[in-house]
RNA sequence: GCCCUCGUACUCCAAUUGGCAGAGAGACGGAGCUCAAACCUCCGACGGUGUGGGUUCGAGUCCCACCGAGGGCA
Numbered sequence: 001g002c003c004c005u006c007g008u009a010c011u012c013c014a015a016u017u018g019g020c021a022g023a024g025a026g027a028c029g030g031a032g033c034u035c036a037a038a039c040c041u042c043c044g045a046c047g048g049u050g051u052g053g054g055u056u057c058g059a060g061u062c063c064c065a066c067c068g069a070g071g072g073c074a
Stems, first nucleotide, its partner, number of pairs: 001073007010026003013022001019057001028044005050066005
């Protein structure tokens, strides 16, 4: 330098022929249980699609540029 994949909540990670952003796990907070705690069970908030633009009635998803991470070729 070229090519490919990826970027979603505090963390990991779903959502794909464009149509309700959380399916799920952890962390955190509350309640139950306990002498007390751990384990376990139940409940829970705010907030968030890397940045900017475009297409569209509608974009996490499609297009363009940029940023970042990983991999491959030279």
Molecule: transfer RNA
Organism: Mycobacteriales bacterium